[in-house]
RNA sequence: GGUUGGGUCCUGCGCGGCGAGAGCCCACGAACCCCGCCAGGCCCGGAAGGGAGCAACGGUAAGUGGUAACUCUCGGGCGCCGCAGGGGUGCCUGACUGGA
Numbered sequence: 001g002g003u004u005g006g007g008u009c010c011u012g013c014g015c016g017g018c019g020a021g022a023g024c025c026c027a028c029g030a031a032c033c034c035c036g037c038c039a040g041g042c043c044c045g046g047a048a049g050g051g052a053g054c055a056a057c058g059g060u061a062a063g064u065g066g067u068a069a070c071u072c073u074c075g076g077g078c079g080c081c082g083c084a085g086g087g088g089u090g091c092c093u094g095a096c097u098g099g100a
Stems, first nucleotide, its partner, number of pairs: 001097008009086006015079002018075006025066004034059003042051003
């Protein structure tokens, strides 16, 4: 020098991890216009009982706060981890081979 393969390059897909948001979980959370249970009192009744129902108590909604892990969504010059395709100008590298 020749042939050929790979890497670097581009694209797509996948995987992992990073960031953000949301969900899940926990706490708080409506005197009444949420639920349950309703002391007292009130109403009906001769009575037995019944009725509506405030406070309290319990549970929650919207919402607020907290939060390791998990799930979902989004993002990217995160990884080069994998696969495929493209590219063959240049660089690196392997194999085979010709000449000096």
This is a predicted structure of a 100-nucleotide RNA (Bacterial small signal recognition particle RNA) from a Chloroflexota bacterium. Taxonomically the source falls in Chloroflexota (Bacteria, Bacillati). The sequence was found by an Rfam model in a public genome assembly. Its Rfam family is "Bacterial small signal recognition particle RNA". About the family: The signal recognition particle (SRP) is a universally conserved ribonucleoprotein involved in the co-translational targeting of proteins to membranes. The prediction has a mean pLDDT of 77.